[in-house]
The RNA shown here (transfer RNA) has 65 nucleotides and comes from a marine eukaryotic metagenome. The RNAcentral record of the sequence draws on MGnify. Rfam family: tRNA. It is annotated as a transfer RNA. Its mean pLDDT, the model's own confidence on a scale to 100, is 81.
């Protein structure tokens, strides 16, 4: 300095944390891709604190650079 979906990353303290990729399904193809439609998937490292309300401030721990 970082840690938030499998990966890479978004998210002034306030709507059920969302994009891109990837995976599954379906059209479409002779078949595969590719391209269009849909849908799964998150203990936001871990344990505490502040607040009405914490991915977001605050404080140890732990990982990684």
């Nucleotide at each position: 300095g970082a840690g938030u979906a499998g990966c890479u990353c978004a998210a002034c303290g306030g709507c059920u944390a969302g994009a891109g990729c990837a995976c599954c399904g379906c059209u479409c193809u002779u078949g595969u891709a590719a391209a269009g439609c849909g849908g799964g998937g998150g203990u936001u490292g871990u344990g505490g604190g502040u607040u009405c309300g914490a991915u977001u401030c605050c404080c140890a721990c732990c990982u990684c650079g």